[in-house]
């Protein structure tokens, strides 16, 4: 540096729920549990999906990385 693996060590993250604040709203902060996770770090860059507005589509604009792929970045074995 590739490529795999998550047995082992050392650890990380935290689904749902509560509690509190921000958002019209999806959702996001902080805490606390721990359903899961080998990148469930990071990036809304593609697809998707969700909100808001609309009789409906569209089209704007907001949101989801723990739906999938993509970039970039890593600890530990193995090859």
């Nucleotide at each position: 540096u590739c490529c795999u693996g998550a047995a082992a060590a050392g650890g990380g993250c935290a689904u749902u729920c509560c509690u509190u604040c921000c958002a019209c709203a999806a959702g996001g902060g902080a805490g606390g549990c721990a359903c899961g996770c080998a990148a469930a770090g990071c990036u809304g860059c593609g697809g998707g999906u969700c909100c808001a507005c609309c009789c409906a589509c569209c089209a704007u604009g907001g949101g989801c990385c723990g739906c999938c792929g993509a970039g970039c970045u890593g600890c530990c074995g193995g090859g």
Predicted 3D model of a 79-nucleotide RNA (c-di-GMP-I riboswitch aptamer) from a Candidatus Bipolaricaulota bacterium. Taxonomically the source falls in Candidatus Bipolaricaulota (Bacteria, Bacteria candidate phyla). The prediction has a mean pLDDT of 86. The sequence was found by an Rfam model in a public genome assembly.